[in-house]
Context: one part of a larger RNA
RNA sequence: GGAUGAAUGCUAGCGACAGGCUUAACACAUGCAAGUCGAGGGGCAGCGCGUGUAGCAAUACAUGGCGGCGACCGGCGCACGGGUGCGUAACGCGUAUGCAACCUGCCGGAUGACGCGGGAUAGCCCUCCGAAAGGAGGAUUAAGACCGCAUGAGGAGCGUUCCCCGCAUGGGGGGUGUUUCAAACGCGAGGUCAUCCGAUGGGCAUGCGUCCCAUUAGGCAGUUGGCGGGGUAACGGCCCACCAAGGCAACGAUCAGUAGCCGGCCUGAGAGGGUGAACGGCCACAUUGGAACUGAGACACGGUCCAAACUCCUACGGGAGGCAGCAGUGGGGGAUAUUGCACAAUGGGGGAAACCCUGAUGCAGCGACGCCGCGUGUGUGAAGAAGUAUUUCGGUAUGUAAAGCUCUAUCAGCAGGAAAGAUAAUGACGGUACCUGACUAAGAAGCACCGGCUAAAUACGUGCCAGCAGCCGCGGUAAUACGUAUGGUGCAAGCGUUAUCC
Numbered sequence: 001g002g003a004u005g006a007a008u009g010c011u012a013g014c015g016a017c018a019g020g021c022u023u024a025a026c027a028c029a030u031g032c033a034a035g036u037c038g039a040g041g042g043g044c045a046g047c048g049c050g051u052g053u054a055g056c057a058a059u060a061c062a063u064g065g066c067g068g069c070g071a072c073c074g075g076c077g078c079a080c081g082g083g084u085g086c087g088u089a090a091c092g093c094g095u096a097u098g099c100a101a102c103c104u105g106c107c108g109g110a111u112g113a114c115g116c117g118g119g120a121u122a123g124c125c126c127u128c129c130g131a132a133a134g135g136a137g138g139a140u141u142a143a144g145a146c147c148g149c150a151u152g153a154g155g156a157g158c159g160u161u162c163c164c165c166g167c168a169u170g171g172g173g174g175g176u177g178u179u180u181c182a183a184a185c186g187c188g189a190g191g192u193c194a195u196c197c198g199a200u201g202g203g204c205a206u207g208c209g210u211c212c213c214a215u216u217a218g219g220c221a222g223u224u225g226g227c228g229g230g231g232u233a234a235c236g237g238c239c240c241a242c243c244a245a246g247g248c249a250a251c252g253a254u255c256a257g258u259a260g261c262c263g264g265c266c267u268g269a270g271a272g273g274g275u276g277a278a279c280g281g282c283c284a285c286a287u288u289g290g291a292a293c294u295g296a297g298a299c300a301c302g303g304u305c306c307a308a309a310c311u312c313c314u315a316c317g318g319g320a321g322g323c324a325g326c327a328g329u330g331g332g333g334g335a336u337a338u339u340g341c342a343c344a345a346u347g348g349g350g351g352a353a354a355c356c357c358u359g360a361u362g363c364a365g366c367g368a369c370g371c372c373g374c375g376u377g378u379g380u381g382a383a384g385a386a387g388u389a390u391u392u393c394g395g396u397a398u399g400u401a402a403a404g405c406u407c408u409a410u411c412a413g414c415a416g417g418a419a420a421g422a423u424a425a426u427g428a429c430g431g432u433a434c435c436u437g438a439c440u441a442a443g444a445a446g447c448a449c450c451g452g453c454u455a456a457a458u459a460c461g462u463g464c465c466a467g468c469a470g471c472c473g474c475g476g477u478a479a480u481a482c483g484u485a486u487g488g489u490g491c492a493a494g495c496g497u498u499a500u501c502c
Stems, first nucleotide, its partner, number of pairs: 001502004006498005013374003017370001020366001021332001026330003030327003035076003040073002043069002047067003050063005083285003092210008102202002107198008115149004125138005154181012185190001211257001218248001220246001223245004228240003260282004264275004287308005310321004338364001340363003346360001347358004377407001379405002387398004411443001414437004421429001446491005451472003457486005467474002
């Protein structure tokens, strides 16, 4: 000098853009953050309409008939999106390869198919237990829920045969025998099943790279390999039985410490050094530890089970909870915001659609936290006014500065108009941006420094005191170094200080 997710002191007019718990992965009141589909189903709790009965009427009662729809069965979604950086020195990440060792819901393409049956179960109803959370029993019922049979172009397993190919294990294709595997309907729109291909997303393996300590030198028993099995989508000590005795290490194993990694960002002429906030990619985690279930996908933040700590309810028998989602509270801290508006846009989930949901997102609010832009006037004006400071008392400085005269209106304020963002409709932002008009120089300048480094000096006060200080050093009676004033210098809605990096 540059930089910062900064803090702090003094000061402060406006706008655009960006960013805002770096600390306690501390504890959390309250609200919201994941639903949707009636074009799968049984139904009818509530709402509206219709109809009926009673009534003059208001209204009451009845009625799934219609719109629709709470709870329930069923489908899809809830594995995305959002948060955090605890753990992790690891194939975690980065990069480059490989899978002849793999999977992939929804989506696209192609081919073929959707035949016949069955038994349940929730809901509703009845009975019962419990303070509650919730639960038990009985009766009855539906489906695109579940099950059986058929069909088998096709797939898969086993046997057999032929052909082709390869970088080892081996891979691909054809024939044949046998075993086995489908479906769900709907008037229609659509939906379902099988197989192949694609696309997308993932899984696994390998080379290389990836902090510090040797005042850590030896370390490892499923350890290293084999054979056989189990398991998995798949390879593999991943797991198991048996067999062998191996495998790693001074080219730093092992232990300990620290840490999410990267694209990037800061600095620097570069090499390098530092860093990993925001944005993007990957990983890990969801009170702590463990486990599986469902599913195309999880070992699952707002799912389940177990254990633990904590908090809450309780009729003491037993139950409930998980903000590292968005706001917000307490606490910690030098320090970090609103319990806002809207689904109008973009995107996501469901739906044939209308549409519904969406604290993702779009916006608004708060704070100079940063960067950028603009303004705080323009011209003229010497009696060099007054005041202030100083003085050798003559003057000098402030200083064209002010006043005065003149002009202008950017910003702010006032009034009127008024968007784009939205394909026909739909705008939270917002009567916002922007435009026009009138109006007044009015409402808008501070902070640090002035001994040298380093741009800028005088007076007074103080008297090794009070104080200053980044380094050198100032202060003990004329201090350009302390304090104040005047003047000056620098930057400017900021300026200094502190901390950290180059």